[in-house]
RNA sequence: CCAAACGCGUAGGGAGAAUCUGGCGAAAGCCAGUGCCGAAGGAGCAACCGCCCCGGAACCUCUCAGGCAAAAGGACCGCGCGGGUCA
Numbered sequence: 001c002c003a004a005a006c007g008c009g010u011a012g013g014g015a016g017a018a019u020c021u022g023g024c025g026a027a028a029g030c031c032a033g034u035g036c037c038g039a040a041g042g043a044g045c046a047a048c049c050g051c052c053c054c055g056g057a058a059c060c061u062c063u064c065a066g067g068c069a070a071a072a073g074g075a076c077c078g079c080g081c082g083g084g085u086c087a
Base pairs, nucleotide, nucleotide: 006082007081008080009079010078012077013076018034020033021032022031023030024029035068036067037066041064042062043061044060048056049055050054
């Protein structure tokens, strides 16, 4: 000097599943029912790691929450800035 963790910004990319049934409503939508999805969040376990009576831990599992035309959202990735240490 340069790459980490981490933070901020970004109509850059970004999957899945009923435009289901009934009621109300001008519509958007709200309520109820059944079926379904997993990549906001949440919970559980595991490889593994650690300060090892225990704790941490996924894109795995669950489906509380959220979602099932479009829109919005969306883990994660890209780009920019900060940061300043990873192997």
The RNA shown here (Glycine riboswitch aptamer) has 87 nucleotides and comes from Maritimibacter sp. Its mean pLDDT, the model's own confidence on a scale to 100, is 82. The model forms 90% of the base pairs in the Rfam consensus.